RNAcentral holds the sequence, with entries from ENA. A computed fold for a 1454-nucleotide RNA from an uncultured bacterium, annotated as small-subunit ribosomal RNA. It matches the Rfam family "Bacterial small subunit ribosomal RNA". Gene Ontology terms of the family: ribosome and structural constituent of ribosome.

RNA sequence: CUGGCUCAGAUUGAACGCUGGCGGCAUGCCUAACACAUGCAAGUCGAACGGAGAGUGGCAGAGUAUCGCGCUCUUAGCGGCAGACGGGUGAGCAACACGUAAACAACAUGCCCUCAAGAGGGAGAUAACCUGGCGAAAGUCGGGCUAAUAUCCCAUAUUAUCUCGGUGAGGCAUCUUACCGGGAUGAAAGGCCCGCAAGGGAUCGCUUGAGGAGUGGUUUGCGGCCUAUCAGCUAGUUGGCGGUGUAAAAGACCACCAAGGCUAUGACGGGUAGCCGAUCUGAAAGGAUGACCGGCCACAAGGGCACUGAGACACGGGCCCUACUCGUACGGGAGGCAGCAGUGGGGAAUUUUGGACAAUGGGCGAAAGCCUGAUCCAGCGACGCCGCGUGGAGGACGAAGGUCUUCGGAUUGUAAACUCCUUUUGCGGGGGACGAUUAUGACGGUACCCCGCGAAUAAGCAACGGCUAACUACGUGCCAGCAGCCGCGGUAAUACGUAGGUUGCAAGCGUUACUCGGAAUUACUAGGCGUAAAGCGUGUGUAGGCGGUGUUUUAAGUCUGUCGUGAAAUUCCACGGCUCAACCGUGAAAAGUCGACAGAUACUGGGACGCUAGAGUGAGGCAGGGGAAACUGGAAUUCCAGGUGUAGCGGUGGAAUGCGUAGAUAUCUGGAAGAACGCCAAAGGCGAAGGCAGGUUUCUGGGCCUUUACUGACGCUGAGACACGAAAGCUAGGGGAGCAAACAGGAUUAGAUACCCUGGUAGUCCUAGCCGUAAACUAUGUAGACCAGGCGUGGGAGGUAUCGACCCCUUCCGUGCCGACGUUAACGCAUUAAGUCUACCGCCUGGGGAGUACGGCCGCAAGGUUAAAACUCAAAGGAAUUGACGGGGGCCCGCACAAGCGGUGGAGCAUGUGGUUUAAUUCGAUGCAACGCGAAGAACCUUACCUGGUCUUGACAUGGCAGGAACCCUGCAGAGAUGCAGGGGUGCCUUCGGGAACCUGCACACAGGUGCUGCAUGGCUGUCGUCAGCUCGUGUCGUGAGAUGUUGGGUUAAGUCCCGCAACGAGCGCAACCCUUGUCCCUAGUUGCCAGCAUUUCGGAUGGGAACUCUAGGGAGACCGCCGGUGACAAACCGGAGGAAGGUGGGGAUGACGUCAAGUCAUCAUGGCCCUUAUGACCAGGGCUACACACGUGCUACAAUGGUCGGUACAAAGGGUCGCCAAACCGCGAGGUGGAGCCAAUCCCAUAAAACCGAUCGUAGUCCGGAUUGGAGUCUGCAACUCGACUCCAUGAAGUCGGAAUCGCUAGUAAUCGCAGAUCAGCAUUGCUGCGGUGAAUACGUUCCCGGGCCUUGUACACACCGCCCGUCACACCAUGGGAGUUUGUUGCACCAGAAGCAGGUAGCUUAACCUUCGGGAGGGCGCUUGCCACGGUGUGGCCGAUGACUGGGGUGA
Repeated sequence: CUGGCUCAGAUUGAACGCUGGCGGCAUGCCUAACACAUGCAAGUCGAACGGAGAGUGGCAGAGUAUCGCGCUCUUAGCGGCAGACGGGUGAGCAACACGUAAACAACAUGCCCUCAAGAGGGAGAUAACCUGGCGAAAGUCGGGCUAAUAUCCCAUAUUAUCUCGGUGAGGCAUCUUACCGGGAUGAAAGGCCCGCAAGGGAUCGCUUGAGGAGUGGUUUGCGGCCUAUCAGCUAGUUGGCGGUGUAAAAGACCACCAAGGCUAUGACGGGUAGCCGAUCUGAAAGGAUGACCGGCCACAAGGGCACUGAGACACGGGCCCUACUCGUACGGGAGGCAGCAGUGGGGAAUUUUGGACAAUGGGCGAAAGCCUGAUCCAGCGACGCCGCGUGGAGGACGAAGGUCUUCGGAUUGUAAACUCCUUUUGCGGGGGACGAUUAUGACGGUACCCCGCGAAUAAGCAACGGCUAACUACGUGCCAGCAGCCGCGGUAAUACGUAGGUUGCAAGCGUUACUCGGAAUUACUAGGCGUAAAGCGUGUGUAGGCGGUGUUUUAAGUCUGUCGUGAAAUUCCACGGCUCAACCGUGAAAAGUCGACAGAUACUGGGACGCUAGAGUGAGGCAGGGGAAACUGGAAUUCCAGGUGUAGCGGUGGAAUGCGUAGAUAUCUGGAAGAACGCCAAAGGCGAAGGCAGGUUUCUGGGCCUUUACUGACGCUGAGACACGAAAGCUAGGGGAGCAAACAGGAUUAGAUACCCUGGUAGUCCUAGCCGUAAACUAUGUAGACCAGGCGUGGGAGGUAUCGACCCCUUCCGUGCCGACGUUAACGCAUUAAGUCUACCGCCUGGGGAGUACGGCCGCAAGGUUAAAACUCAAAGGAAUUGACGGGGGCCCGCACAAGCGGUGGAGCAUGUGGUUUAAUUCGAUGCAACGCGAAGAACCUUACCUGGUCUUGACAUGGCAGGAACCCUGCAGAGAUGCAGGGGUGCCUUCGGGAACCUGCACACAGGUGCUGCAUGGCUGUCGUCAGCUCGUGUCGUGAGAUGUUGGGUUAAGUCCCGCAACGAGCGCAACCCUUGUCCCUAGUUGCCAGCAUUUCGGAUGGGAACUCUAGGGAGACCGCCGGUGACAAACCGGAGGAAGGUGGGGAUGACGUCAAGUCAUCAUGGCCCUUAUGACCAGGGCUACACACGUGCUACAAUGGUCGGUACAAAGGGUCGCCAAACCGCGAGGUGGAGCCAAUCCCAUAAAACCGAUCGUAGUCCGGAUUGGAGUCUGCAACUCGACUCCAUGAAGUCGGAAUCGCUAGUAAUCGCAGAUCAGCAUUGCUGCGGUGAAUACGUUCCCGGGCCUUGUACACACCGCCCGUCACACCAUGGGAGUUUGUUGCACCAGAAGCAGGUAGCUUAACCUUCGGGAGGGCGCUUGCCACGGUGUGGCCGAUGACUGGGGUGA
């Protein structure tokens, strides 16, 4: 940088957890269109009708006796209207279902309104009722009576309907419409009121016609889901003519005719889904949704069907089929909450079997009124939005309690208490609405108002590692747990749990789920494709998209204006009403890819006429491995034949297999065959790409240049499509020299199915045909335009000049390099763009799964192409940076190798470690950088360990009280610690009170811990490494990490120095300064020294000396300073002189930034944790010393450069008073006795040893070697058994120079020889630290091993190669493909079947109204039958799933 994942916001018909004071307004089965008990949800009208019943202060009547007439009320039936509205739900539906805009010249319309006209006469039935049957019931069948606003007939009739003729008008094709005349057909009903009646009525109904309003039906344009792994669909299909049918157009249906219709602008199929106003979100564009409210549609247990009616194919109507439920007398019946409540069930989840018709509205009615789970209210639920409260003011250098603490304090915190005040809410009491116009109030004694009481009744939830506001303690210890992502937890957790504190919100707060946002992460606004995901392998071209220039026309796009519409609600704005707000009201605005009309004409489009700059054609030239076919050439290889010739050839890192005495290789001659074309040859040429190379001929494509004659936009791109397309591979037939998969053999190797070698088959070649892929790459699509240059090179043209285009200049086309602007994440690209733009196509959207599975297409096959999902991860990736690393490169260094010397590894012993053992064998150190290390010294002590015995304010510190000086001695018991008893002793200071030090006792704070954590730490140390490095400031470069400086050329031990340089300076390191040693000088001479002089006991002993050595203070000296050479006139290097010393003179001290969680809590210190009659303290004994074994470090040896014996020399540096200890004597010796000297240049330890001079041994397990063992001793110490050192005598082991491997050392070094010291009572002849004596060899050189430094390069590493990481196998889990099949669902086709119903037909049966000549007819009904058709059935296909032995790959896991 790319790119995904995740979070902060808003929202919800929510749910869950914790909590919960009040009110208002909203809202409440998102799941099972699952099943439903019970009640209610649609009735009403007696002013249509006949009855029936009840009542009755009426009339009649003598009479409350009722056989009459009335009146009032009720109502089963007939009849009318309404049950098609209202209410519910969202299953189905991808459709004219919905939205929007239109159309009906193709329609209907009950009730309502307006206008006009009418309402005359008749007829026959039927329920109720009575009666008789059947049935369990539901119910039903006969017979008889009766009414109507029920039913029927006749008359009359208009602008009704049909039809004929005529006259106009209009339009949209069929046509529509006005008027005139004629014919045919078609109506009706009464009730009520007034009245004695006739009659009347501005009453209600009825009939016809015309209109209105509202409503409905039908049709059309446009709009809104996914899928092409659904590509072809269609037979009433598309159209016509004539019919049927309907309110009405129509293949809606039927007969006939024609063969059409739809589709890449996605038909057909599959999946999903009620649509919209709107809602949520968003800056917007968009995205998601379709709860409540409103509009439309669809449905009413699942299907089908019609009837009635103005309207239904009807939620609370009918018939039938199916499933289910309930009754039953088993014959037969009943039912449909997706109305309101409610129940069960499902579910994470969603309310009362409430009140009222008071209001609003609906139905009926003339009305009163009745009905109304519509509606209005109440109830339940923090489910949401809004509002209010849980008190207000004062109150401490700050109570108590809690928490933390550095113990000082801090914080909770003005918080509380306390004082004063208030009363929203609450409780009690009183009043009391609007909603209602005259009446009527469920809500409701509600809202609201007034009075009283009393701070009273009322705070939680989540978070506090980062994102993200807010931190500490304790508990826990990769456990328990947390987690949205990153991640937290393995003993000091701001991340878990609890507490305190804090932060946020608040009657709520969190969590979960969905949506939008952030996400420019599908990019229309607004992204990309060289390397991050992404340019098709290349071209030709169809559709499509886009298109040069002038004039003119049109007005489709576009723009302007007007009109219509976009329901209301919602949103926004303004104002208003509830105390505010939520909420509500009023008004305005807004909202469409909409429709109509009028206008504008720049641009785009359509039409017309032109133009030539694009494109093409012609003419003249040019270059070329462009393509195809035929013919042909030489070199080489191999083979064959022959000649010469002899022992090898060949091959490799080295070999072997192989060939060869049957004559190879080599060489000569001749011949055969196939394949490939040397030099030319190039960063060069040609082609669309793949690709193309000996030569000649024929055929053929394209390109470039010059000219500017012709055509006149003919162009660009290009989904599909078509063509070409390396190598390998496939099919058939040829060919086959060389090469060469497979294969064989030989090598290499741990193995070597490889690399190497010897052979060798497909193949490579040709012809014909497939395949269709490559890192088919410039990882860069094609075409066009524009934007600095420079240097090459191929092909042309022109200019100038010339004998000559040799150079030079200009220009066009191609092909390369460098580079400016610009661009890019960077790398880079840069007129051949990855720059600036245009047009078109292709492609991408995290990694893996996977370019895979399934399906389709292609292929002979191999396989190709198209192309997912589940699941899984929080990354994967690009470019660049710094490191680290490399069996990468370059340069350089180091005892790193090499060259040498001596060792270790073999033996014995010493010592340390591991292991084992043990009561304990205390603990630590573990590659280099643990292992003679801590330990410079374990018999007790030390000592930390074990066993046993003891103590508990303690062995040790401080403080309090009491007593006593301290202290010393003795006895007893005991292993001792300790306990008991006894004795001695009364000190020092004093202001006389007491105090200091010490001891004992008591109680409490506390002591104590070598207990744990070195991975909590300080300090100290090791190591890389005494390697030359590590950094900073400013500047500059880079988006940045970073770079530069510090790299480069030289040089050095060195980032040492010089030069150069976008760097200039600086710091820590290097070096120097310090110590020591080497030379000289000065100063000073005792305890040191003695040259010269003197003395001498011959010893610097003495006098003396101050020269020398030496001692220990101070100076000098060395700097590449001088000379020569090399180098760049530098730094420096090489050589030389001088010098004691020469290039850092030798040695030491000195250790940069950092690395290793290196080492140490047991030196010390220290946080935290742990123990507290013990993990503390004391004591005795034991252990640390064990011993099959393994390793490290050493000593002594194996001998003659030696051993032994004798003799004779020469040091340095140290130590010494609880000490070193002389002389002398004793002892073989260790040592003892002894006592001089010395607090040390004086005395002592203290004879140095190798060496040297002699002697001996003579190559042997020895006169080497000394282990081991026996005996006898010495010394230290309380003590020498476990467990000391030494001495003497005796004993005399292994060992004859050490396998693989490995260590040290470059000069006074290695090697070798002894001396001293620390620790220490004693104990190291072997360790350690020092000291001197004797005193070498070798380094050509840097290829290799190891370590290190600098530069550079690659990187998928960053815990940094002891890194990272691939695949198989084994185990567990997960999802998935195939799979003999089995099976659910859905659907196509064919056939069977055919309930109810409707339509047609009709032999049979039957029939009130009308007609009749009385026989019957017309018409109807039943039955039968035909057609359509639901359920159902059979067969056969398609598709989506489920499941399946077995099987394939994939993912995840310490």